């Protein structure tokens, strides 16, 4: 310096005020939040992960593994070599189960993952 392998650690934020009501952090008005990689710095671009589903295999069950499906939302102006990423303006989006209808509460989850950092070892 590099390839492969193994291990360790890290790895998601947010309801505050008012209204209605028997009851709402769920409705209405205002508010607040933004995983990972890429790229001129991104919730809305490209790709990925999470959630959900189908099939196959394994298993006594819980479940695990693999493949596939599904997978939300942005425009206008400005600066610049370069920005759907910055700045200004105005918008928009947000799994499943529970509960008065939930991106923000509770739960699966003291879980898992994209991935990041480090270590060991291998090779040159």
């Nucleotide at each position: 310096g590099u390839u492969a392998u193994u291990c360790u650690u890290u790895g998601g934020g947010g309801c505050g005020g008012g209204g209605u009501g028997c009851a709402a952090u769920u409705c209405c008005c205002c508010a607040c939040c933004g995983g990972c990689a890429g790229u001129a710095a991104a919730g809305u671009c490209u790709g990925c992960g999470a959630a959900g589903g189908u099939u196959g295999c394994a298993a006594g069950c819980c479940u695990g593994c693999a493949a596939c499906c599904c997978c939300g939302a942005a425009c206008g102006g400005g600066u610049g070599c370069a920005a759907u990423u910055c700045c200004c303006g105005u918008a928009c989006c947000g799994a499943c189960g529970g509960u008065a209808u939930a991106g923000u509460c509770c739960g699966g989850a003291c879980g898992g993952a994209a991935a990041a950092a480090g270590a060991a070892c291998u090779c040159g």
The prediction has a mean pLDDT of 83.
Predicted 3D model of a 124-nucleotide RNA (FMN riboswitch aptamer (RFN element)).
Rfam family: FMN riboswitch aptamer (RFN element). About the family: The RFN element is a highly conserved domain that is found frequently in the 5'-untranslated regions of prokaryotic mRNAs that encode for flavin mononucleotide (FMN) biosynthesis and transport proteins.